[in-house]
Context: one part of a larger RNA
Molecule: small-subunit ribosomal RNA, central domain
Organism: metagenome
RNA sequence: CUGGGCGUAAAGCGCAUGUAGGCGGUUUAGUAAGUCGGAUGUGAAAGCCCUAGGCUCAACCCGGGAACUGCAUUCGAUACUGCUAGACUAGAGUACGCAAGAGGGGGGUAGAAUCCCUGGUGUAGCGGUGAAAUGCGUAGAUAUCAGGAGGAAUACCAGUGGCGAAGGCGGCCCCCUGGCUCGAUACUGACGCUGAGGUGCGAAAGCGUGGGGAUCAAACAGGAUUAGAUACCCUGGUAGUCCACGCCGUAAACUACGUCAACUAGCCGUUAGGUUCAAUUUAAGAACUUAGUGGCGAAGCUAACGCGAUAAGUUGACCGCCUGGGGAGUACGGCCGCAAGGUUAAAACUC
Numbered sequence: 001c002u003g004g005g006c007g008u009a010a011a012g013c014g015c016a017u018g019u020a021g022g023c024g025g026u027u028u029a030g031u032a033a034g035u036c037g038g039a040u041g042u043g044a045a046a047g048c049c050c051u052a053g054g055c056u057c058a059a060c061c062c063g064g065g066a067a068c069u070g071c072a073u074u075c076g077a078u079a080c081u082g083c084u085a086g087a088c089u090a091g092a093g094u095a096c097g098c099a100a101g102a103g104g105g106g107g108g109u110a111g112a113a114u115c116c117c118u119g120g121u122g123u124a125g126c127g128g129u130g131a132a133a134u135g136c137g138u139a140g141a142u143a144u145c146a147g148g149a150g151g152a153a154u155a156c157c158a159g160u161g162g163c164g165a166a167g168g169c170g171g172c173c174c175c176c177u178g179g180c181u182c183g184a185u186a187c188u189g190a191c192g193c194u195g196a197g198g199u200g201c202g203a204a205a206g207c208g209u210g211g212g213g214a215u216c217a218a219a220c221a222g223g224a225u226u227a228g229a230u231a232c233c234c235u236g237g238u239a240g241u242c243c244a245c246g247c248c249g250u251a252a253a254c255u256a257c258g259u260c261a262a263c264u265a266g267c268c269g270u271u272a273g274g275u276u277c278a279a280u281u282u283a284a285g286a287a288c289u290u291a292g293u294g295g296c297g298a299a300g301c302u303a304a305c306g307c308g309a310u311a312a313g314u315u316g317a318c319c320g321c322c323u324g325g326g327g328a329g330u331a332c333g334g335c336c337g338c339a340a341g342g343u344u345a346a347a348a349c350u351c
Stems, first nucleotide, its partner, number of pairs: 004322003007305002012319001014201004021194003025088007033081002035077008049065003053061002091191001092188004096183002103177007110154001116148006125136002162169002206247006216240001220236004258318006266296012300307002324351003333344004
């Protein structure tokens, strides 16, 4: 390489968008590039293979044949693929109507709580733990009442509920804005799928500049525990946590399951629509159906666990990735970054 694989054994890029490329619905006509057939030429000899012969056999030598799976030219075939022209509507999309939503960005605002400040009441403790101590408190704490400041987060509702491509998104109101579902018609007419590179987005932590700083809290300090305790527990506490702008580009970025399409028993929930039935008085019902989201489960698959129309079943298209363990996701080099580092990515050696 071929082959075989990628939920958990090695292996699905964190997610999207999209370039090249690969692949591509129904139908008519043409063409004949791919494809298929015939002919001609060529495909050196030797060798291999078949067969006849020569050395007493064989090795060896030698005659003939076959083969040389290829290439070129030419004449044909036209199912499939391609190309050209035309048509179609089942894929894809647009218009119209309705619905749901923590989807995104900006602005405003509300109540509870923590902390702090001021004032009142009030007096000796509070706090904390397994038990304590550090700590706070007669300069009046803790508790309680009133007022004020400030930052961050939004209890209940809340739900294997919803939305988003993923990361992720949760008080309420307003503005701007993306996507999706459903329904019945009309329109466009294959406009599609995937996607090497590229580009964009991308939790937390971290970095730069400037703000902000209530809580929590790496580092750090103290108190305990202990043989020790650079920890677990306690009292404090700085970066950070928050905002704006700019970087970083990684996560068990997980459903450890790439995207798209088709097909393949049923049963039970739930979310958003639609249709029908039965009802009216408003809820609420029943059946069917579309799109999501869950629990079981037939066939089938699987090493087993399990998966099972949201497949890990049966197939197709395209991409990514794997190839014994360690060395190592490391070194060197390249690219990126302010740095931290990221990305690409070996070998010696060893078992």